[in-house]
Context: one part of a larger RNA
C1' cells in the first nucleotide's frame, strides 16, 4: 500500500407530543404477599384527571386588589388516565476517536548535578623562586658573585579529561560517531568504591542546565470515559417534499437562542398570487432654482480704504474693495415651487384543485459565490468591500461559450438505432448553406485599447466662386505722393510709436513673409493675359488607418485558413439539448368510476442539509410448517427474477446441520476517521 476481520445515537430514569389498545368524571395500582426464578390473583399506601384564585389565613364559579357594589388581575363553558410503541428533549460519558493539561498517591541520583567518607592516577623533557653554604662587601646591614636547593592554578608533551574547525556520516558501523588537526595535562585536575539532596522540590563556576536517550517542572498509577463552542469519522434499499448561508440579543463575532426560511400531522375562510378598476399614503429618478447653499459674466454701486481741497462737518476723485437689486447662463446625499415609472396598503370583480393562514412533532440553516441593475466606500481600482433588488451556482445534469461552479439556451421518473426545435451554428478538423439579395471594409480590420493625429474610402447635407471663364500652373504688372510722420547713429513697406490718407490705375496695402547697417534684392495680397471646366471651404455619418514595445513558443480567430469563410440590411433553408413530440412502462397526488385493489383523467416524478413514507438482508428467540449422508450450512460457477436493497434455481466442492410464514428482541449492515488487529 492491498486484502480479510473489528469499529460509532446505545441503555436507565423522568418530561413532552403522535399512533395503539382499555375503561372514562374516571383511570390507575407500587413496595410487598401468594405462587413453579412463570402465568396469574391479592394488595388502593400512593399518583394524574374532576376549580379556581391568593403571599397567607382563607373563601369558592369564583377569588385576588382595594374604602368599594368601582376599574383591573387570573379564572368558569368539561376529557381523562393507564400500559405499549415512535419521535424529541432533560440528567447520565450519552454517536465514537483525539488533546495540551490539573490534581492525589508512590518509585527514582547505577546517567548527570553537588556535597561527604574512603582509596587510586597523572611516560619523559624544561625553566629553575625562596631558603642555604662559600667569597666579596659594611661599624653592622643592605647589596653582589659562585654553588647549592627545588618553588609553580610554570612550560614543552605521552596516558587521563575534554571538545576549537573542517570533511566524512545522516533509513549512520554509532538516538551524537570516525579520521585529521585542537585545549588541559601537580591542580579550581581526573578517577574506582560507598553515602546523601525528590518534583514546584533538589542540584546548579547560571545553561531554563542536569536530575536514568524524558525536563518553563521527572516517571508511574489513580481521578478518568478529565474538558475539547475544535478537526476527522459515523456502515443497506426505494420512494415524496425540500432549505438557509438573513434579523434581533449574546465576553459574542468559524458558538449559541428566538424569529425568518424546510418537513409531517390536524384543522381552516374563495385565503395567497396574477389580471383589470377605484381610491390611497410618498419625495425617489427626471428637472428646477420658488427657500437654503455653492458658483461664472455683465449692469448698478452701499459700506470700507487711498488721493485732493478744507483740516470741524464735509466737497470732490479713484482701472480698490465689493454689499445689494436686476440681466443672462449653472450646480446639489443631507436645496425644493416641482414630480414619475414602478413597488406598497385598500375595496370591488375576474382568476385561483391549497401555493395563503392557524396548531402541534421534527429541523436544518446564522463563513455565501458570481451576473444584470440602483447605490455607499475604494483611485465612478479589484476575480475588492458595503447594502438593495432580480437570476444562476451553491443543491442542476444536458446543448452553447475552444478549455471554462455563478454567462446564453433547458430543468434530466426509465427505455427506443423516431420526429421538431431553443441558444448556437452550417469551407475542413466538424453535424449543417463555399445559400439568396443589396452595399460597405483593403486594414489579414476582421482576429486586443485611449486621448489625439491624417487630401484612406462609401453615403448625406450646408456655403462661396465658376463659359460675363472660376480653382491649379505659366507669362505680365504689383507703380506715384513718399526715405508717411515719430523715434533713432542710421529706420527708406518689413526694431519700436502714431496714424493708415490721397493720386495714377486693368490692378497694387503707408504693405504678407525672406532679407540689408540702412538701402537694394526676392516675394505675397491685388490685376490683366494664356488655358478650357469644375473648384475651394464646413458640417454630419458608415468602414478603415496610425497612435500600439516584454520576457519558455508562433499565442488576443481554438486551429487550418478565408478577401469572404469580414462587416452590415434583409430572406428561405438546415444542423443542433436530457427542451417539446410520439410510442412503451414504473410511480406519487388529487377527481371520478368502479370496487376493496383495478381502471381511467388531470398534474406530476434534478435535488445537499434536513423531515416524512415504505421495505430489504444480518443474529438470536417464540410459535407453526419442512428440507437434510439419495449430501446441510458454507465456499466457486452460469444464459434466472426484483425498481433497489435483494431472492430463487441448477451444477461443482464441501462433509452435518439449515431454511420458510407469522411475531418478538436487537452487540444489525464499513471505503474512508494519517482508524485497530492480522495476513501478503
Nucleotide at each position: 500500500a492491498c486484502c480479510g476481520g473489528c469499529g460509532a445515537g446505545u441503555u436507565a430514569u423522568g418530561a413532552u407530543u403522535g399512533c395503539a389498545u382499555g375503561c372514562a368524571a374516571g383511570g390507575u395500582u407500587a413496595a410487598g404477599u401468594c405462587g413453579u426464578a412463570g402465568a396469574g390473583a391479592c394488595g388502593g399506601a400512593g399518583c394524574c384527571g374532576u376549580a379556581g384564585u391568593g403571599a397567607a389565613a382563607g373563601c369558592g364559579a369564583g377569588c385576588c386588589u382595594g374604602a368599594a357594589u368601582a376599574g383591573g388581575g387570573c379564572g368558569a363553558u368539561u376529557a381523562g388516565u393507564a400500559u405499549g410503541u415512535a419521535g424529541u428533549c432533560a440528567u447520565a460519558g450519552a454517536c465514537c476517536c483525539g488533546a495540551a493539561g490539573c490534581c492525589c498517591g508512590a518509585c527514582g541520583a547505577u546517567c548527570u548535578a553537588u556535597c561527604c567518607a574512603u582509596g587510586a592516577g597523572c611516560a619523559g623533557g624544561u625553566u629553575g623562586a625562596a631558603g642555604g653554604u662559600g667569597g666579596g662587601g659594611u661599624a653592622a646591614a643592605a647589596c653582589c658573585c659562585a654553588c647549592u636547593g627545588g618553588a609553580g592554578g610554570a612550560c614543552c608533551g605521552a596516558a587521563c579529561c575534554g571538545a576549537c574547525g573542517u570533511u566524512c556520516g545522516u533509513u549512520g558501523a554509532a538516538a551524537c560517531g570516525c579520521c585529521c588537526g585542537c585545549g588541559g595535562a601537580u591542580g579550581a585536575c581526573u578517577u574506582g568504591u560507598g553515602g546523601a539532596u525528590a518534583g514546584g522540590g533538589g542540584a546548579g563556576a547560571a545553561a531554563u542546565u542536569c536530575c536514568a536517550a524524558u525536563c518553563g517542572a521527572g516517571u508511574u498509577g489513580g481521578g478518568g470515559g478529565a474538558u475539547a463552542g475544535c478537526u476527522g469519522g459515523u456502515u443497506c434499499u426505494c420512494c415524496c417534499c425540500g432549505a438557509a448561508a438573513u434579523a434581533g440579543c449574546u465576553u459574542u463575532a468559524g458558538g449559541g437562542c428566538u424569529a425568518g426560511c424546510g418537513u409531517a400531522a390536524g384543522g381552516u375562510a374563495g385565503u395567497a398570487g396574477u389580471u383589470g378598476a377605484u381610491g390611497g399614503a410618498g419625495g425617489u429618478a427626471g428637472a428646477g432654482c420658488a427657500c437654503u447653499g455653492a458658483a461664472u459674466g455683465g449692469c448698478u454701486g452701499a459700506u470700507g480704504g487711498c488721493g485732493a481741497c478744507a483740516c470741524a462737518a464735509g466737497u470732490c476723485g479713484u482701472a480698490c474693495u465689493g454689499a445689494u437689486u436686476c440681466c443672462a447662463a449653472u450646480c446639489a446625499a443631507a436645496c425644493u415651487c416641482c414630480g414619475a415609472a414602478u413597488g406598497c396598503c385598500a375595496u370591488c370583480a375576474a382568476u385561483g384543485u391549497c401555493a395563503u393562514c392557524c396548531u402541534u412533532g421534527c429541523a436544518g440553516u446564522c463563513a455565501g459565490a458570481g451576473u444584470g441593475u440602483g447605490g455607499g466606500g475604494g483611485a465612478u481600482a479589484a476575480g475588492c468591500u458595503c447594502c438593495a433588488u432580480g437570476c444562476u451556482c451553491a443543491a442542476a445534469a444536458g446543448g452553447g461559450a475552444a478549455a471554462c461552479a455563478g454567462c446564453c439556451c433547458a430543468g434530466a421518473c426509465c427505455g427506443u438505432c423516431a420526429a421538431u426545435u431553443a441558444a448556437g451554428g452550417u469551407c475542413c478538423c466538424u453535424a449543417a448553406a463555399u445559400u439568396u439579395a443589396u452595399g460597405c471594409u483593403a486594414a489579414g480590420u476582421g482576429u486586443g485599447a485611449a486621448a489625439c493625429g491624417a487630401u484612406g474610402u462609401a453615403g448625406a447635407g450646408a456655403u462661396g466662386c465658376a463659359u460675363a471663364g472660376a480653382c491649379a500652373a505659366c507669362u505680365a504688372g504689383g507703380a506715384u505722393g513718399u526715405u508717411a510722420g515719430c523715434u533713432c547713429a542710421g529706420a527708406a513697406g518689413c526694431a519700436g510709436c502714431u496714424a493708415u490718407c490721397a493720386u495714377u490705375u486693368a490692378a497694387a496695402g503707408a504693405g504678407u513673409g525672406c532679407g540689408u547697417a540702412a538701402c537694394a534684392g526676392c516675394u505675397c495680397a491685388c490685376u490683366a493675359g494664356u488655358c478650357g471646366a469644375g473648384u475651394g471651404c464646413c458640417u454630419c455619418c458608415g468602414c478603415g488607418c496610425g497612435g500600439a514595445a516584454g520576457a519558455u513558443u508562433u499565442a488576443c480567430c481554438g486551429g487550418g485558413g478565408c478577401u469572404a469563410a469580414g462587416c452590415a440590411u434583409a430572406a428561405u433553408a438546415c444542423c443542433g439539448a436530457a427542451a417539446u413530440u410520439a410510442c412503451g412502462g414504473a410511480u406519487u397526488u388529487u377527481a371520478g368510476a368502479u370496487u376493496u385493489a383495478u381502471c381511467u383523467a388531470a398534474a406530476g416524478u434534478g435535488g445537499u442539509a434536513g423531515g416524512g413514507g415504505a421495505g430489504c438482508g444480518u443474529u438470536c428467540c417464540a410459535u407453526g410448517g419442512g428440507g437434510g449422508g439419495u449430501g446441510a450450512a458454507g465456499c466457486a460457477g452460469c444464459a434466472u427474477c426484483g425498481u433497489g436493497a435483494g431472492g430463487a434455481g441448477c451444477u461443482g466442492u464441501g462433509g452435518a446441520c439449515c431454511g420458510c410464514a407469522u411475531g418478538g428482541a436487537a452487540g444489525u449492515g464499513a471505503g474512508u476517521a494519517u482508524g485497530c488487529c492480522g495476513g501478503u
The part of an RNA shown here (large-subunit ribosomal RNA, domain II) has 680 nucleotides and comes from a Bacilli bacterium.
The RNAcentral record of the full RNA draws on ENA.
It matches the Rfam family "Bacterial large subunit ribosomal RNA".
Its mean pLDDT, the model's own confidence on a scale to 100, is 85.